This is a predicted structure of a 74-nucleotide RNA (transfer RNA) from Micromonospora tarensis. Its Rfam family is "tRNA". From the family's description: Transfer RNA (tRNA) molecules are approximately 80 nucleotides in length.
RNA sequence: GGGGCGGUAGCUCAGCCGGUUAGAGCAGGGGACUCAUAAUCCUCCGGUCCUGGGUUCAAGUCCCAGUCGCCCCA
Numbered sequence: 001g002g003g004g005c006g007g008u009a010g011c012u013c014a015g016c017c018g019g020u021u022a023g024a025g026c027a028g029g030g031g032a033c034u035c036a037u038a039a040u041c042c043u044c045c046g047g048u049c050c051u052g053g054g055u056u057c058a059a060g061u062c063c064c065a066g067u068c069g070c071c072c073c074a
Stems, first nucleotide, its partner, number of pairs: 001073007010026004019057001028044005050066005
């Protein structure tokens, strides 16, 4: 330099062909249970969907540019 994949909650990741409330597990707060702790159960909290544009009635999802990480080729 060329190419591929990825960036969504504090962490690990889903999100199918654009559609109505953006989710799960773990972590964290509160409660139940227990003599107590753990485990288990209930509940709550938590997101500028990497950034900036574009397309569209509507974008996490499509297009362009940038940026960061990983991998392959040279």